[in-house]
RNA sequence: CGGGGAGUAGCACAGCCUGGUAGUGCACUCGCUUUGGGAGCGAGGGGUCGGAGGUUCGAAUCCUCUCUCCCCGACCA
Numbered sequence: 001c002g003g004g005g006a007g008u009a010g011c012a013c014a015g016c017c018u019g020g021u022a023g024u025g026c027a028c029u030c031g032c033u034u035u036g037g038g039a040g041c042g043a044g045g046g047g048u049c050g051g052a053g054g055u056u057c058g059a060a061u062c063c064u065c066u067c068u069c070c071c072c073g074a075c076c077a
Stems, first nucleotide, its partner, number of pairs: 001073007010026004020057001028044006050066005
């Protein structure tokens, strides 16, 4: 330098193709069961979807630019 992949809650991820209320598990908070720990059950809080711009009535999703990380190739040896 070229090609490909990834970025979404504290952590691991789904959702993207085919635009229409942002989700799942664990974790966290509260309540109940339990002498307590652990565990089980129920309820709840937490996100401006890496950043900027565009299209659209409406964008995590489509388009453009850009940042970070990973893989392959080129270069070097």
Molecule: transfer RNA
Organism: Alphaproteobacteria bacterium MarineAlpha2_Bin1